About this RNA:
Glycine riboswitch aptamer from Parvibaculum sp., 99 nucleotides, folded computationally. Lineage of the source: Bacteria > Pseudomonadati > Pseudomonadota > Alphaproteobacteria > Parvibaculum.
RNA sequence: AUGAACUCUGCGGGAGAGACCGGAGCCAUCGAUUGAGCUUCGGCGCCGAAGGAGCAACCGCCCCGGAAACUCUCAGGCACAAAGGACCGCAGGGGGAUG
Numbered sequence: 001a002u003g004a005a006c007u008c009u010g011c012g013g014g015a016g017a018g019a020c021c022g023g024a025g026c027c028a029u030c031g032a033u034u035g036a037g038c039u040u041c042g043g044c045g046c047c048g049a050a051g052g053a054g055c056a057a058c059c060g061c062c063c064c065g066g067a068a069a070c071u072c073u074c075a076g077g078c079a080c081a082a083a084g085g086a087c088c089g090c091a092g093g094g095g096g097a098u099g
Stems, first nucleotide, its partner, number of pairs: 006094008018044001020043007027035002045078003051074001052072003058066003
C1' cells in the first nucleotide's frame, strides 16, 4: 500500500398460504339479542424465505467432516395493514486472506 472470506449497522426491494369452524373474554348497544373488530383456546386445512432438522450433487485434511433456494414442517406464518422475512443492491464499521 492492495484490501478477500466472514461479521455488524443503516437505507431500499422482498414471496407464499383459511376474511375457515366452534368456545371464552373485551368492545359496540338504554338493555338484550346480535355483530364489524381485537385477544385467546381447541379443531381441520394450507405456506415456507427467520430459526431448526434430513438427504444429496459437490468439496476437503477423505477415519470422518463441511455442504442447498432440494426435502420435512418441530418452531414460525396464513384477508388488507403492521410485524417478521432467506436473498439482492448501495453505504459505512470491524476483520485481515492475497499481492

The coordinates come from a structure-prediction model, not an experiment, and the mean pLDDT is 76.